C1' cells in the first nucleotide's frame, strides 16, 4: 500500500489489583476482582492440506481440523461523515455507502 471478511459462534483455573471498552462522546464492564498474564479448553475456517467440477488455469461447491494465524461481554457495543426513505420541517427512526478500525492473505 492492495485484496477479502467483519449481524454468526466459542469458557474454566492460577496470578496480579484498578482500571477497561482504539481515540471522541454516549452506553456499558469493574473490588461478587474487569483489563492483563500463564495454563487447560472451546469456536472459527484466513492461509496451508484434502475431495469433485472445470483445462493441470481462473474460478466454484464440499471435507477434515495436525500445521501458521486469528478469536471466545454487548453488531466493529452505539454514534461521528455523506445519500435516500418517512415529515411541511428539524430531531428520532431505518436502509445504503464512506471514513476509522480489527483480523487474514499478498
Nucleotide at each position: 500500500c492492495u485484496c477479502a471478511u467483519c449481524g454468526a459462534g466459542a469458557c474454566c483455573a492460577g496470578c496480579c489489583g484498578a482500571g477497561g471498552g482504539a481515540a471522541a462522546g454516549g452506553c456499558c464492564c469493574g473490588a461478587c476482582g474487569a483489563c492483563g498474564c500463564u495454563g487447560g479448553g472451546g469456536c472459527a475456517a484466513c492461509c496451508g492440506c484434502u475431495g469433485c467440477c472445470g483445462a493441470c488455469a481462473a474460478g466454484g461447491c464440499g471435507g477434515a481440523a495436525u500445521g501458521g494465524u486469528g478469536c471466545c461481554a454487548a453488531c466493529u457495543c452505539c454514534u461521528g461523515c455523506g445519500c435516500a426513505g418517512c415529515c411541511c420541517a428539524u430531531u428520532u427512526c431505518u436502509g445504503c455507502g464512506a471514513a476509522a478500525g480489527a483480523u487474514g492473505a499478498g